Predicted 3D model of a 129-nucleotide RNA (c-di-AMP riboswitch aptamer (ydaO/yuaA leader)) from a soil metagenome. Its Rfam family is "c-di-AMP riboswitch aptamer (ydaO/yuaA leader)". Rfam links the family to the GO terms regulation of gene expression and cyclic-di-AMP binding. The family has 106 seed sequences and 7,607 matches in Rfam 15.1. From the family's description: This family represents a conserved RNA structure found upstream of the ydaO and yuaA genes in Bacillus subtilis and related genes in other bacteria. Its mean pLDDT, the model's own confidence on a scale to 100, is 80.
């Protein structure tokens, strides 16, 4: 100076200060929660949430998963923001609730982290300066 992400900003108090603590706003994001609608019986498998992070095929397996391929999805500083298309590169995780939750107005409630980089090129459009 930028990137992924909701994860930014203002005010007050304490503090020498802190990317420290406490409190109060704005803004952004998430969860629970009527009517209507949806669902509705039996058996097996419990079920659900944040997130792009799912599905299928083949092989291996110590049965936890792993490797390869395909589909689908997501991301990648041009003067600022943003949209579409093409090509290239990369990712397809992680965590949580605890037998419980469809949608859902009022209402209730939670989060505002963490990680990384010296950087991707082209064509067309919109807005701003």
């Nucleotide at each position: 100076g930028g990137c992924c992400g909701a994860g930014u900003u203002c005010c007050c108090u304490c503090g020498a200060a802190a990317c420290g603590a406490g409190g109060g706003g704005a803004a952004c994001g998430g969860g629970g929660g009527a009517a209507c609608c949806a669902a509705a019986a039996c058996c097996c498998u419990g079920g659900g949430g944040u997130g792009u992070g799912u599905c299928c095929c083949u092989g291996c397996u110590a049965c936890g998963g792993c490797a390869g391929g395909g589909a689908a999805g997501g991301g990648c500083a041009g003067u600022c923001u943003u949209c579409u298309u093409c090509a290239g590169c990369c990712c397809u995780a992680a965590c949580c609730c605890g037998u419980c939750a469809g949608c859902u107005a009022a209402c209730c409630u939670c989060g505002u982290a963490g990680g990384c980089c010296a950087c991707u090129g082209a064509a067309g459009g919109a807005g701003g300066a």